[in-house]
Large-subunit ribosomal RNA, domain VI from Clostridium acetobutylicum, 264 nucleotides, folded computationally. It matches the Rfam family "Bacterial large subunit ribosomal RNA". Gene Ontology terms of the family: structural constituent of ribosome and ribosome.
Context: one part of a larger RNA
């Protein structure tokens, strides 16, 4: 752009992907069979591999500055306590998030029409014959069934709600302006993300600050006591503390613009 007014939610499924695999062991049962040896259909339960889909509660990774220790060295005039560089200098350790090797979860189970095969009833052909007419039964395979898109399925579908029967100029269908319902631009962002889009928000808890928690690190700094010191104990489970939980308008989401029916 269409989808015979303009919005704004819910959907139906025409069509299309996707998945579909299998091993051991337990019981039926040492039955049926079979001299024995050995050994079952059917049925019923468990646990695995491979493949796959979420997620991050547990085990792990990360986790470029969270938190502690540390080397050399140069600054903050000096002690002290910081900072800067040196591969994030090195080294232990980690919260979100993002992952496997981790954790749950999937392939079932049932319908239908068959394939090959096995019948039923049955003539042609007085028998006989699963076929000629007719009718079962039967596969990991087909077609439902599960998961996922999905009405530009131009065949352009429904089904609920909101907006309305303005003004001008033309008057044959019109054009044109400003609104309604309703969106955007803009602006704070993130469960979203290359860009757009989606989603949460825009006077509310969208982001940041605060504050309280969680989680993390491990016991700041000054003081004080003991020790010649190096250090070490109290004060002190301390201090610090990215993303995580709440809870709170202090900041910023102001202010404005834009577009959007009149219905063949």
């Nucleotide at each position: 752009c269409g989808a015979a007014g303009g919005a704004a939610a819910u959907u139906u499924g025409a069509g299309a992907g996707g998945a579909g695999c299998u091993g051991u062991c337990c019981u039926u049962a040492g039955u049926a069979c079979g001299a024995g040896a050995g050994g079952a259909c059917c049925g019923g339960g468990a646990u695995g591999g491979a493949c796959u889909g979420a997620c991050c509660u547990c085990u792990g990774g990360u986790g470029u500055a969270c938190c502690a220790g540390u080397u050399g060295u140069c600054u903050u005039a000096c002690c002290a306590a910081a900072g800067g560089c040196a591969c994030g200098g090195c080294u232990g350790g980690g919260u979100a998030g993002c992952u496997a090797u981790g954790u749950c979860g999937g392939g079932a189970a049932g319908g239908g029409a068959u394939a090959a095969a096995c019948g039923c009833u049955g003539a042609a052909g007085g028998c006989a014959u699963c076929u000629a007419a007719g009718c079962g039964u039967g596969a990991a395979g087909c077609c439902c069934a599960c998961c996922u898109c999905a009405a530009g399925a131009u065949u352009a579908g429904a089904u609920u709600u909101c907006c309305c029967a303005u003004a001008a100029c033309a008057u044959a269908a019109g054009u044109u302006a400003g609104u309604a319902a309703g969106a955007c631009c803009c602006c704070u962002g993130u469960a979203a993300g290359a860009a757009c889009a989606a989603c949460a928000g825009g006077u509310g808890a969208u982001a940041g600050g605060u504050c309280a928690g969680a989680g993390g690190u491990g016991u700041a700094a000054g003081a004080a006591u003991g020790g010649u010191a190096a250090c070490a104990u109290u004060u002190u489970a301390a201090g610090c503390u990215g993303a995580c939980u709440g809870a709170u308008a202090c900041u910023a989401a102001u202010a404005g613009g834009u577009c959007g029916a009149g219905g063949g």